Background: c-di-GMP-I riboswitch aptamer from Geobacter sp., 76 nucleotides, folded computationally. The coordinates come from a structure-prediction model, not an experiment, and the mean pLDDT is 83. The source organism's lineage runs through Bacteria, Pseudomonadati, Thermodesulfobacteriota, Geobacterales and Geobacter. The model forms 95% of the base pairs in the Rfam consensus.
RNA sequence: UCACCGAAAAGGCUAAAUACGGGUAACCGUGUGGCGCAAAGCUACCAUCCCAGGCCGGGAUAGAGGGGUUACCGAA
Numbered sequence: 001u002c003a004c005c006g007a008a009a010a011g012g013c014u015a016a017a018u019a020c021g022g023g024u025a026a027c028c029g030u031g032u033g034g035c036g037c038a039a040a041g042c043u044a045c046c047a048u049c050c051c052a053g054g055c056c057g058g059g060a061u062a063g064a065g066g067g068g069u070u071a072c073c074g075a076a
Stems, first nucleotide, its partner, number of pairs: 005074002012037002017032006035063001041069003045066002047061005
């Protein structure tokens, strides 16, 4: 230094529930909350879901999973 790995410290993300708001829906935003995450960073390629439907089509999910891609720290 690289790969694997995940102790410590710093910093980061934010499930359920709930209040308010948005959306036909899937689902989303903000606050509270405190289950968790070493990629719970990014990306809709696979996948899943919603709307519409004769077909074409439009939309949602990256915190179910796979793929692609980038990255902080450094004990054993």